[in-house]
RNA sequence: GCGCCCGUAGCUCAGUUGGAUAGAGCGCCUGGCUACGAACUAGGAGGUCGGGAGUUCGAAUCUCUCCGGGCGCG
Numbered sequence: 001g002c003g004c005c006c007g008u009a010g011c012u013c014a015g016u017u018g019g020a021u022a023g024a025g026c027g028c029c030u031g032g033c034u035a036c037g038a039a040c041u042a043g044g045a046g047g048u049c050g051g052g053a054g055u056u057c058g059a060a061u062c063u064c065u066c067c068g069g070g071c072g073c074g
Stems, first nucleotide, its partner, number of pairs: 001073007010026004019057001028044005050066005
């Protein structure tokens, strides 16, 4: 330099035939339970889906570009 893959909540990921409020588990916060805690249980907060632009009535999803990471080739 070229090609491919990945980037979604604090962490690990799902969602990729474009569709209306963006989800799960773990973690965190509050209550219940307990002598206290763990476990269990009820509820809650947390994301402009890596940045920007475009296409579209509508984009996490399609296109372009940039940034970061991984693999391969030279």

Predicted 3D model of a 74-nucleotide RNA (transfer RNA) from a Pseudomonadales bacterium. Its Rfam family is "tRNA". Rfam classes the family as a transfer RNA. Taxonomically the source falls in Pseudomonadales (Bacteria, Pseudomonadati, Pseudomonadota, Gammaproteobacteria). Its mean pLDDT, the model's own confidence on a scale to 100, is 81.